[in-house]
């Protein structure tokens, strides 16, 4: 620091996705070691079990057991010493430890007050401690209880508790003083009034104890900043805000209670909802920001849930009490107990997170003088690859490049120096030995026999995981065959998959790798730094303004803001740079830095605020004048539609594409007159005016708004925007009341059409109009907020003013305001394009946008009389949706042009019969293949057997045909008798060999056995090569230049012109290739040469060969002085003379594995091979090509004349005879200009039919023959005789053809034994017609439109069915949450407080004084009613969304066939 991914292809926009890093992680494969870390993220669910806060006899009383001792009745007692347990009392339990549920808050952070305060133990001063009473636990003794426990009676101490007494000091009342602050409660002083102690304890001198005073430590409060989403929370609040008095507190305060007043907070976000402990840090970023807040520190808060308050210096108290609730246990059923969010462990939950270890040796803590005890804080150990770190799993030499896997073109390639071997070394491993530091004088170490050392042993004990299409390092074989499967995005799999699976390799990382989550980059994709908004998402439909935001010149003064320096804090850990300690690293020790909207102090005044004074250049006032469909309200006029009457008039008329409906004989329509009534205002009329936008048009009155020029005489910054908020706002649409000619949603009715709810036609309701009132949107557009200023020009039009010109008028010119257009430098822009009327460039405020769809929808407010507006989401789904230009493609666009395209014309096809192909059917088989133009007389230039791939049925399995290797075979190859048998093939008798030679033997050959033949078996979508076809169309590229970010474009486009991208001209192109055209062949004329077999012979025909010959060359004309075109000469041919061959880049996954070749795949006693026989020739039908006809331009009889191409020895085959004929016989001749085929037919003469199913026409079908062939049944041609069927010129449609062609007419040839209506060839005869390109079809070049790019056989919309999903509505049903009202009320402080109880003081007593208790106020909780608000579920229902091939139309997109919206 990128990259992929919307298209054919570009650009930019714009979302998705990848590659980095990071975790308390977790899963999958794996798993040697140490080191430091670190480990319930969920159920603030429950908890069995053991520890987690004790301690002090140097405050107290008392003492069990034990010991020494003394007596004893032997039970036992008493003196001493030690002294456990529990009691009274001091301390401590408020630390430390754990959780994150609450809290959005002065709760944390930070900086400041605290003159509003408290502070045990510590420390420092200063004063004191003298005199006195009553109690009560423990114990004893009796009673209750199952137990927890508890009452009564009796006795005892104290540093427990009380009362006098003193007060420097203190508190508190009322005074005085006299600073300081905004203010005062603070100093100092006077007078009255209160308030203390333990002289205990050890016995060295300490510990201790009361009061004050001050420090230190911590702890309370108070304030300024900052400090999550949601405004679909917008108004909130009664102790609420303030005061007075009282009360509470350690303290300031509505803290709290009485009375007063009626405040307080909030768009700067109150009040409500949701979600959270905060920081220090920590991830992650270049940074600025985002995301977290686990361990460590520091601060809160919370302790089964809720309420209390007690004790104390400090609690409203995790291992304390009382209550209430819930849950758990014990219980004799009366009652009691409990509280791991302490360390361990335990069950649940969940993808997940550990030992019921060891020790207080050290660090720290609690008591005690002190030993010391305690102390799951804390040091350590386990466990766990959780995470950083760090070492190893060997090193060196080693090519026969081993074996063995993979692959292969079969040659090799690779794994791979890898391994084997051979040398060497031990870091980890075992074994033993020895052994620490951590302990500051001795002793004393849990960790620990542990680090570390030392010896010995032996390569020994230790590699994996994830990928290898692109992004993205890494390639191949095999399976699979849209199946199985992959995938973060793109996308991969439909028989050759580098994408799936498996092996080999490879490439990353490596004791780990990978996957999944989730956070931050990357994303400049929320833009502060640093976007944007004509058409991609984006300027409110216009103005008017409160707030707010920003604001013209000059001076002074201030110093908030800025900005410099200083002081202070910003804890520590953590981070950065230095230095040190463990081998090193991680870890850790010191030291210095950085990290702040902080606070204060001193300075600086450009700037921005504030003040003060001043200006006039923004802004506005004032005067004079113009323009104008600016709004309102009343009046008027003409045309013109319609209607009513009345005339004249008669069959129509209207109205389409065409038609009907309609209207008309009861008199329309047409045309004349008169008359109603409504609405709109033709010319003038203009990218002309006016309006802020909607919008505003006939003429006249009145009322009224803006606005522009000229004068520069007044105000003195008055200014710009402008969130709410107010107004206005086109059609349609709604109220309520009119009006209503024309037009004209709903509706009727006619046509259209498969249909036709539309386009089109006749009608025709609301509405349109008027007036009040709503309504509040529009593509409301210039898709372009609102103001200012800055920036080349050119040309028009509108309204002013100036000056010049014109005598005046009319009007011109320059110039200068304002406005409306257009073209355009610069500059912008993705481009289109915008360009003083910005989309330039600056600047102040508003609005708005953040992917596609779901969706401007749902819910919820709010408006609205309704329709509906306005605000406005989630779920889900996609990998894109979308904007501008490209280059093609289409068009029921457009322009030129062109072709037997069409038209004009001739002969046909479509009707018959028959002949061929092909579907389809039929079959055992009817082998395959070709399917619109580009298959169907195609592959087949020739299926009776071969052909022949089909099919029956019989055989053969190294094979019908090739190559090698092994063995083997000498009467061997070779031959093939009889015999079986359709054949093929089985059999196997006689007979019977070659060739080399170095004489062993080798080679053929034969058997037989292994490779391996074979295969018309699939794949034409794996392919070679060949064809077709657009199309013999005029196109298609390139190289340099240029132009544009680019795709591309220019060139090749235009203006001519051509059969041509053929040529000229022009021109940011200038040239060049493939095509065109020429060059090749044939035919036409013609000049030389040869010339057999042509001719009887020379010449010439005529063959063959080499020339020549034509090239707009030549005139006129037109045209641009071009190209060219028109005409003309001349010529055998004239403007490419006719023909042919000759096929551009490319298109159709276009034909063809069966014509060859060929990868893959299949098959190998069969999908090979041989044989016999059938089939390929079937036959209800359809199509397609042709042939013969339907007849008189014929048809049959007769005579008679004229061609060319070709072919022939396994051949053609004469003459002659025979045959009625087909053919026979017959042999001449010819390896051919020599013979043969070989008589051309039509044609022409002559005769005959006479309009008929015929002297037409010949199908069919008997009979009888003839050829070829091993063989004519399936199934061949031919000939003779009978036999004579459809058919009388062909519906719709529809093929071919433009001159020697169309038509007709014969006649060769290829394939063949034989088969020809088929193909290709030959020539004879020989026409019509082309105005002309509107229209069909093709096609080419320019343009356009596009939502097409598989390219219109394209895209693509909506209902309907089906299936999944997610969501609104929804009679209800069930929770959870909050409060508020009503009703009870624990426990407990405080006030109340009859009664009733009561040791210390007071009184001689009697009482009192205190003081406690029922009981009242408050209140957790709970009941009992509406309610708010959230999730859940719900018959049925709404639309969405998705899903290879449903269904129904065609609505967009071209002018989408009705322009769209």
């Nucleotide at each position: 620091a990128g990259a992929g991914u919307u298209u054919g292809a570009u650009u930019a926009u714009g979302g998705c996705u990848c590659a980095g890093g990071a975790u308390g992680a977790a899963c999958g494969u794996u798993g040697g070691c140490g080191g430091c870390g670190u480990g319930c993220c969920u159920a603030a669910c429950a908890c069995a079990u053991g520890c987690a806060a004790g301690u002090c006899g140097a405050a107290c009383g008392g003492g069990a057991a034990g010991c020494c001792g003394u007596c004893u009745u032997c039970g036992g007692a008493c003196c001493g010493c030690c002294g456990a347990g529990a009691g009274u009392g001091g301390c401590g339990a408020a630390c430390g430890g754990g959780u994150g549920a609450g809290u959005a808050a002065c709760a944390a952070g930070u900086a400041a007050c605290u003159g509003a305060u408290c502070u045990g133990c510590c420390c420092u001063g200063u004063a004191g401690a003298g005199c006195g009473g009553g109690a009560u636990a423990a114990c004893u003794g009796c009673u209750g209880g199952a137990a927890a426990c508890a009452g009564c009676a009796g006795c005892u101490a104290a540093a427990a508790c009380c009362g006098a007494c003193u007060a420097a000091g203190c508190u508190c009342a009322c005074g005085g003083u006299g600073a300081u602050u905004a203010g005062a409660a603070g100093g100092c002083u006077g007078u009255g009034a209160g308030a203390a102690a333990a002289g205990a304890c050890c016995g060295a001198g300490g510990u201790g104890c009361u009061a004050c005073a001050g420090g230190a430590u911590g702890a309370g409060g108070u304030u300024g900043c900052a400090u999550c989403c949601c405004a679909u929370c917008a108004g909130c609040u009664a102790g609420u805000u303030g005061g007075u008095g009282a009360g509470g507190u350690a303290a300031g305060g509505g803290c709290u209670u009485a009375c007063c007043a009626a405040g307080g907070c909030a768009a700067u976000g109150a009040c409500g909802g949701g979600u959270a402990g905060g920081g220090g840090a920590u991830c992650u970023g270049a940074g600025a920001g985002g995301g977290u807040g686990u361990u460590c520190c520091c601060c809160c808060a919370c302790a089964c849930u809720g309420g209390g308050a007690c004790u104390g210096a400090g609690a409203c108290a995790c291992g304390g009490c009382c209550c209430a609730g819930a849950c758990u246990c014990c219980u004799a059923c009366g009652g009691g107990a409990g509280g791991c969010a302490g360390c361990a462990g335990u069950g649940a939950g969940g993808a997940a997170u550990a030992u019921u270890g060891c020790a207080c040796a050290a660090u720290g803590g609690a008591c005690g003088c002190a030993a010391g005890u305690c102390u799951g804080a804390u040091g350590c150990a386990g466990c766990g690859a959780c995470g950083c770190c760090g070492c190893g799993u060997g090193g060196g030499c080693g090519a026969a490049g081993a074996a063995g896997g993979u692959u292969u073109u079969c040659g090799g390639a690779u794994c791979g120096u890898a391994a084997a071997g051979c040398c060497c070394u031990u870091u980890u491993c075992u074994a033993u030995g020895u052994g620490a530091c951590g302990a500051g004088a001795a002793a004393g170490g849990a960790c620990g026999g542990u680090a570390g050392c030392a010896u010995a042993g032996g390569a020994a004990u230790a590699a994996g995981u994830g990928u290898c299409g692109g992004c993205u390092a890494a390639c191949u074989a095999c399976g699979u065959g849209c199946c199985a499967g992959c995938a973060g995005c793109c996308g991969c799999g439909g028989u050759a998959a580098a994408a799936c699976g498996u092996a080999g390799g490879a490439c990353g990382c490596g004791a780990a790798c990978g996957u999944u989550a989730u956070c931050c980059g990357g994303a400049g994709u929320u833009a502060c730094u640093g976007g944007g908004c004509g058409u991609a998402a984006a300027g409110c439909g216009c103005g008017c303004g409160c707030a707010g935001g920003c604001g013209g010149u000059u001076g002074g003064g201030u110093a908030a803001g800025u900005u410099a320096c200083c002081u202070a804090u910003g804890a520590a850990a953590g981070u950065u740079c230095c230095c040190g300690g463990c081998u090193a690293a991680a870890c850790u020790g010191g030291g210095a830095g950085a990290u702040g909207c902080u606070a204060g102090g001193u300075g600086a005044u450009a700037c921005u605020g504030c003040u003060c004074a001043a200006c006039u250049a923004g802004a506005g006032a004032g005067a004079g004048a113009c323009a104008g469909a600016g709004g309102g309200a009343a009046g008027u006029a003409g045309a013109a539609u319609u209607c009513c009457g009345g005339g004249u008039g008669u069959a129509g008329u209207g109205g389409u594409g065409a038609a009907a409906u309609g209207c008309g004989u009861a008199g329309a329509u047409a045309u004349c007159c008169g008359g109603a009534g409504g609405a709109a205002u033709a010319c003038c009329a203009g990218u002309g005016g006016c309006g802020a936008a909607g919008g505003c048009g006939g003429c006249u009155u009145c009322c009224u708004g803006g606005g522009u020029c000229u004068c520069c005489a007044c105000u003195g910054a008055c200014g710009c925007u402008g969130a709410g908020g107010c107004g206005c706002g086109a059609a349609a649409g709604c109220g309520u009341g009119g009006g209503u000619a024309g037009c004209g949603a709903a509706c009727g009715g006619g046509a259209u059409u498969a249909g036709a709810a539309a386009c089109c036609c006749c009608g025709g309701u609301a509405g349109u109009c008027c007036a009040c009132g709503c309504c509040g949107u529009a593509a409301a557009c210039g898709a372009u907020g609102u103001a200012c200023a800055u920036u080349a020009g050119g040309c028009g039009u509108u309204c002013g003013c100036a000056u010049g010109c014109g005598u005046u008028c009319a009007g011109u010119a320059u110039g200068u305001g304002a406005g409306u257009g257009u073209c355009g430098a610069a500059g912008c822009a993705a481009a289109c394009g915008c360009g003083a009327u910005a989309a330039a460039u600056g600047u102040a405020c508003c609005g708005c946008c953040u992917g596609g769809g779901g969706a401007g929808u749902a819910c919820g407010g709010u408006c609205g009389c309704a329709a509906g507006g306005c605000u406005a989401a989630a779920a889900c789904u996609c990998a894109a949706a979308g904007g501008a230009a490209u280059u093609g493609a289409c068009g029921g666009g457009g322009g030129c042009c062109c072709g037997c395209a069409c038209a004009a014309g001739c002969a046909g096809c479509g009707g018959a019969g028959c002949g061929u192909g092909u579907g389809g059917u039929u079959u055992a088989a009817u082998u395959c293949g070709a399917g619109g133009u580009u298959a169907c007389g195609c592959g087949a230039a020739g299926a009776a057997c071969c052909u022949u791939a089909c099919c029956u049925g019989g055989g053969u399995u190294u094979g019908a045909c090739a190559u090698c290797a092994u063995g083997g075979u000498a009467g061997u190859a070779c031959g093939g008798a009889a015999g079986c048998g359709a054949a093929a093939g089985c059999g196997g008798a006689a007979g019977g060999a070659c060739c080399c030679u170095u004489c062993g033997g080798g080679g053929a050959g034969c058997c037989a056995u292994g490779a391996c033949a074979g295969g018309u078996g699939c794949u034409g979508c794996a392919u070679g090569g060949u064809u077709g076809u657009c199309g013999u169309c005029a196109g298609c590229u390139c190289g340099u230049g240029c132009c544009g970010u680019g795709a591309g474009g220019u060139g090749u486009u235009c203006g001519g012109u051509u059969a041509a991208g053929u040529c000229c001209g022009c021109a940011a192109a200038c040239g060049a290739g493939c095509g065109c055209a020429a060059c090749c062949c044939u035919c036409g004329g013609u000049g030389c040469c040869a010339g057999u077999u042509a001719c009887a012979a020379g010449u010439g025909u005529c063959u063959g060969g080499c020339g020549c010959g034509a090239c707009u060359g030549c005139c006129c004309g037109u045209g641009a002085c071009a190209a060219a075109c028109g005409g003309g000469a001349g010529g055998a041919a004239g403007g490419u003379g006719g023909g042919g061959a000759u096929g551009a880049u490319g298109u159709c996954a276009a034909a063809u594995c069966a014509g060859c070749a060929u990868g893959g795949c299949c098959u190998u006693u069969a999908u090979a091979u041989c044989c016999a026989g059938g089939g390929c020739g079937a036959c209800a039908c359809a199509c397609a090509c042709g042939c013969u006809a339907c007849a008189a331009u014929g048809g049959u009889c007769g005579u008679u004349a004229c061609a060319a191409u070709g072919g022939g020895u396994a051949g053609c085959g004469a003459a002659g005879c025979c045959g009625c004929g087909a053919g026979g016989u017959g042999a001449a001749g010819c390896c051919a200009a020599u013979c043969c085929u070989c008589c051309a037919a039509a044609g022409a003469c002559g005769a005959u039919c006479u309009c008929a199913g015929u002297u037409c026409g010949g199908a069919u079908u008997g009979c009888a023959g003839g050829c070829u062939g091993c063989a004519a049944c399936u199934c061949g041609c031919c000939u003779g005789c009978a036999u004579g069927a459809a058919g009388u010129c062909g519906g719709a449609g529809u093929u071919g053809c433009u001159a020697g062609u169309a038509a007709c007419c014969g006649c060769g040839a290829a394939u063949c034994a034989g088969c020809a209506c088929g193909u290709u060839g030959c020539g004879g005869u020989g026409a019509a017609u082309a105005c002309g390109u509107u229209c069909c079809c093709g096609g080419g070049c320019c343009u356009u439109g596009u939502a097409c790019a598989c390219a219109c056989c394209g895209c693509c919309c909506g209902u309907c069915a089906c299936g999944u999903c997610a969501u609104g509505g929804g009679a209800g049903c069930g929770g959870g949450u909050c409060a508020c009202g009503c009703c009870u009320g624990a426990a407990g402080u405080c006030g109340g407080g009859a009664a009733c109880g009561u040791a210390a003081c007071c009184g001689c007593a009697a009482g009192g004084a205190g003081c406690g208790u029922a009981u009242c106020g408050c209140u957790a909780g709970g009941g009992c009613a509406g309610g708010a608000u959230u999730g859940g579920u719900g018959a049925c229902u709404g639309g969405g969304a998705c899903g290879a091939a449903g269904u129904c139309g065609u609505a967009a997109c071209a002018a989408g066939g009705u322009a769209g919206c």
Molecule: small-subunit ribosomal RNA
Organism: uncultured Chloroflexota bacterium